[in-house]
Order: sequence, then C1' cells, then structure tokens
RNA sequence: GGCCUCUUCGUCUAACGGUUAGGACACUAGGUUUUCAUCCUGGCAAUAUGAGUUCAAUUCUCGUAGAGGUCA
Repeated sequence: GGCCUCUUCGUCUAACGGUUAGGACACUAGGUUUUCAUCCUGGCAAUAUGAGUUCAAUUCUCGUAGAGGUCA
C1' cells in the first nucleotide's frame, strides 16, 4: 500500500429501515435490616465522526478516524 471485519450508556450485550434505543453488571436515591450484606422499588447514562439515499437511518451507501485480521 491492497482487501476484509468491527466501533451503541462507566463495562458487557440486544435492536425487520418505523423501538420512549432494551437488558445485565456498575453507580446512585429510597424501602427492608440494630448495622453491613442480601432482597425490593426507582433514577442516571449510549449509536466513533462527516456527508448521501429515504417520508423516516443504530440499521443502507461513501468519506474520515481508531482497532483487528489477511496479502504483498
């Protein structure tokens, strides 16, 4: 340098082009408990980035960035 794959809450992981972007852990508030732990209820928090297609994009296309693989 060519080709391929991947990038979603702090972490892990879902999501036929039409979802309030869901779940688990973590964090946090309250309840329970003499206290801690457990348990119960709630809250917080995310689509790498820029364009395009579309009535509508996390999803499709292109570029850029990063990571990985492969060929030379």